[in-house]
Context: one part of a larger RNA
């Protein structure tokens, strides 16, 4: 190098923008001739391998001829393809332009319920906990009630198999800044695309570094129980941390365990957005486009299953598999405050 794969066996980078590089629309357009394909021509050493025909009594073995040696340069040639110059084109891509939809994202004010504290009334043995108890809390007046206050978080119903975001993730309510998609019109550019090695940014919790803030929950820690033990599980407590600002950490079951982009290939149900029809647009119904969710056809798979959101037929570009264990570890090298993170073996065993 061909050959094989990657929902669950090994195996899709967590996501995205994007360099390099690979791939790429129409015109039977014009040109050129790299790359491609024909003809000649010259080279491809001898040997040697194959055919022929011949010497050793045959063969091994040797001689003499031809074949090839798929190759490469040189001329002439051919233009569909592929490149490459140059014109042209609208269907792929983008711009405008029009009503609409959304928990996309920054900030900034507000809201009300629940907790819990402080303060004040009533009130009087208990209250809390649990399988049962006890630790705990209460005559210095608790639990419960009813007023008033502060505080931090967190946003019941509405909520949907619903919507948005590339992923991670986003749900109280207004406002103001801001992305991004969908429909429709086809005005405008005129292939401006598609992957994407590196690169470059976002990245959930936890965890770090500095400054705030702390109601409620709660690793660690202390009581209490259980138990033979009980560094648990259940209970009373409680510090980190949960929360806000700035700066790290870059990990996950980051999962649809399913890369992106296009094309094509039976049908039926439901739901969100847009727009079209009928219609007194009040709804239903119909016809589309885009999303999202079910069931099922071929056909695909080891099977389960998947099926227009395909794991289906294709094409392009990336990543990435190659027995278990040694191990996502040692080394080394980047990167980090640190905790480790990223790349990654080998002995050796089975």
């Nucleotide at each position: 190098c061909u050959g094989g794969g990657c929902g669950u066996a090994a195996a899709g980078g967590g996501c995205g923008c994007g360099u390099a590089g690979g791939c790429g629309g129409c015109c039977u357009g014009c040109g050129u001739g790299u790359g491609u394909c024909a003809a000649g021509u010259g080279u491809g050493a001898a040997a040697g391998c194959u055919c022929c025909g011949g010497g050793c009594u045959c063969a091994a073995c040797c001689c003499g001829g031809a074949a090839a040696g798929u190759g490469c340069g040189c001329u002439u040639g051919a233009a569909a393809c592929u490149g490459c110059g140059c014109g042209g084109c609208u269907c792929g891509a983008g711009u405008g332009c029009g009503g609409g939809a959304g928990g996309g994202g920054g900030a900034a004010u507000c809201g009300g319920a629940a907790u819990g504290c402080a303060g004040g009334g009533u009130g009087u043995a208990g209250c809390g906990g649990u399988g049962a108890a006890a630790u705990g809390c209460g005559u210095u007046g608790a639990u419960a009630u009813c007023c008033u206050g502060c505080a931090g978080a967190a946003c019941a119903c509405c909520g949907g198999a619903g919507g948005c975001g590339a992923a991670g993730g986003c749900g109280g309510a207004u406002u103001c800044c801001u992305u991004g998609a969908a429909c429709g019109c086809g005005a405008c550019u005129g292939a401006c695309g598609c992957u994407g090695a590196g690169g470059c940014g976002c990245g959930a919790a936890a965890g770090u570094c500095g400054g705030g803030g702390g109601a409620g929950c709660a690793a660690a820690c202390a009581g209490g129980a259980u138990u033979a033990g009980a560094u648990a599980c259940c209970c009373u407590g409680g510090u980190a941390g949960u929360c806000c600002c700035g700066a790290c950490c870059u990990u996950a079951a980051a999962c649809g365990g399913u890369g992106c982009a296009c094309a094509c290939u039976c049908g039926g149900g439901g739901u969100g957005g847009g727009g079209g029809g009928c219609u007194u647009c009040a709804c239903c119904c119909c016809c589309u486009c885009c999303g999202u969710c079910c069931c099922u056809g071929a056909g695909c798979u080891a099977a389960c299953g998947c099926g227009u959101u395909a794991a289906g037929u294709g094409u392009g570009c990336c990543g990435c598999c190659u027995g278990g264990g040694g191990a996502g570890u040692a080394c080394g090298g980047c990167c980090g405050c640190a905790a480790g993170g990223c790349u990654a073996a080998a002995a050796c065993u089975c």